[in-house]
């Protein structure tokens, strides 16, 4: 780093399923809920804005903040690391110390005037010293001392070209003295994405109870109306109690074999592999295996045996993990 | 299946990155008083939940982890 996560076998019991006491029965992370997604309901002409999120280039994949493979950085004897668009579109911020912290600056120091001097007015960014960081760098030429002020070669950059490459980029050539600091896990500005809630989504069928209709009684000559539910039949109504689907066949798994560096894809065969809802998946016992102690040391005895426990269902990150294995790299 | 927090002993500020760790009760000392409480004056008292990242520089920005508390 990468793979594995004790092993058989019996007895009772749980789930769930079958004609059949027939067959199955937690994981590599079931976990956190950090990302993408399916899927179900709500909302939705269309476009902008705002709010989040991503962020080098290809290429995998349903997607993705994942992954392979490169490219620049940047470390180490080495195996490695890295949220890496822009700081030359603009805004801010860079405490303390320091003379100065980003178009500006004169503590000390040189140099020049003026003066006897302390100093007063200029000039100067080589050297000191202070910070996490001070406007390239060595050498000259120039100067009063200096200074890319100016030349040479060196480092960068910008501008425009040229070959290489799918591409980020690289590699050269030329021109400009251009030397532009750091921060974008500060605003921002470019490029892409993003509607909203969640299986307590939703959806089926459905006691009791309200209410209504019809019948029926009771009033009435009769119809309409009133009355009756402690007093009677029927039905219709919403969906609460409850039941049932969603529920587990699925971007599934396995083994071969082609394509690719690889991630991963195609074909072929095989396989069926938990589905609970006051919530299952344990409990003994045997044998063996791995660590530990002890012993009379090839016997025997004892004791442990990691993290951890499914809840719509996937594909990743993350985090926990005793032990044991690699003809994996160093 | 979601959404806040976590700063002294105790309630809470700070959340624009910097000499900014604050404030009230409390506690510990002194003053006052015959004592005692109040009033006054001065003190300790923090590795800001845990460890990593970005930056010169983290309580603050990100990111994993605990633990609390709501729906």
């Nucleotide at each position: 780093a990468a793979u594995c996560g004790g092993a058989u076998g019996g007895u009772c019991g749980c789930u769930c399923u079958u004609u059949a006491u027939u067959g199955a029965g937690a994981g590599g992370a079931a976990a956190g809920u950090c990302c993408g997604a399916a899927c179900u309901c709500c909302a939705c002409a269309g476009g902008a804005u705002a709010a989040g999120g991503u962020g080098c280039c290809u290429c995998c994949u349903a997607a993705c903040a994942g992954g392979a493979g490169g490219a620049c950085u940047c470390a180490u004897u080495a195996a490695g690391a890295g949220a890496u668009g822009g700081a030359a579109a603009g805004u801010g911020c860079a405490a303390c110390a320091g003379a100065a912290a980003g178009u500006a600056a004169a503590c000390c120091g040189c140099c020049u005037a003026u003066g006897a001097a302390u100093a007063u007015a200029g000039g100067u960014a080589a050297g000191g010293g202070u910070g996490a960081a001070a406007c390239g760098g060595u050498a000259g030429u120039g100067u009063a001392a200096g200074a890319g002020a100016c030349u040479a070669c060196c480092a960068g950059g910008a501008a425009a070209g040229u070959u290489u490459g799918a591409g980020a980029a690289a590699a050269c050539u030329u021109u400009u003295g251009c030397u532009a600091u750091g921060c974008a896990a500060a605003c921002c500005c470019c490029a892409c994405c993003u509607g909203g809630a969640g299986a307590a989504a939703g959806a089926u069928c459905a006691a009791g109870u309200a209410a209504c209709u019809u019948u029926a009684u009771g009033u009435g000559a009769u119809c309409c109306g009133c009355a009756u539910u402690u007093a009677a039949a029927a039905g219709u109504g919403g969906g609460u109690a409850g039941a049932u689907c969603g529920c587990u066949u699925g971007a599934g798994c396995c083994u071969a074999u082609u394509a690719g560096u690889g991630a991963u894809a195609a074909u072929a065969g095989g396989c069926c592999u938990a589905g609970a809802u006051g919530a299952a998946u344990g409990a003994c016992c045997a044998u063996c295996g791995u660590u530990c102690a002890g012993g009379u040391u090839u016997a025997c005895u004892g004791a442990a045996u990691a993290c951890a426990g499914a809840a719509u269902u996937c594909g990743g990150c993350u985090u926990a993990u005793a032990g044991a294995u690699u003809a994996g790299c160093c | 299946g979601c959404g806040a927090g976590a700063u002294a002993g105790c309630u809470c500020a700070g959340g624009c990155g910097g000499u900014c760790a604050g404030a009230g009760c409390g506690u510990c000392g002194g003053a006052u008083u015959c004592a005692u409480a109040a009033c006054c004056c001065g003190g300790a008292g923090g590795u800001c939940g845990a460890g990593a990242g970005u930056u010169c520089g983290a309580g603050u920005c990100u990111c994993u982890c605990u633990c609390u508390c709501g729906c």
Predicted 3D model of RNase P RNA and transfer RNA as a complex of 401 nucleotides. Rfam match: Bacterial RNase P class A. By type it is a ribozyme. The prediction has a mean pLDDT of 78.